[in-house]
RNA sequence: GCCGAGGUAGCUCAGUUGGUGAGAGCGUGGGAUUCAUAACCCCAAGGUCGAGGGUUCGACCCCCUCCCUCGGCACCA
Repeated sequence: GCCGAGGUAGCUCAGUUGGUGAGAGCGUGGGAUUCAUAACCCCAAGGUCGAGGGUUCGACCCCCUCCCUCGGCACCA
């Protein structure tokens, strides 16, 4: 450099024929329980859906460019 996969909450990941509420588990905080702690149970906070454009009445989802991660190939003595 080329090809492919991916980037969504602090971490690991779902998500959809594009339709007008963005989610789960773990973690964090609080509550309940207990003599107390842990576990279990309840509640809550937490997101520019990698960035910027475009298409559309409407974009996490489609198109373009760029950035980053992973894998493969190529190049380089």

The RNA shown here (transfer RNA) has 77 nucleotides and comes from a Herpetosiphonaceae bacterium. It was read from a public genome assembly. Its Rfam family is "tRNA". By type it is a transfer RNA. Lineage of the source: Bacteria > Bacillati > Chloroflexia > Herpetosiphonales > Herpetosiphonaceae.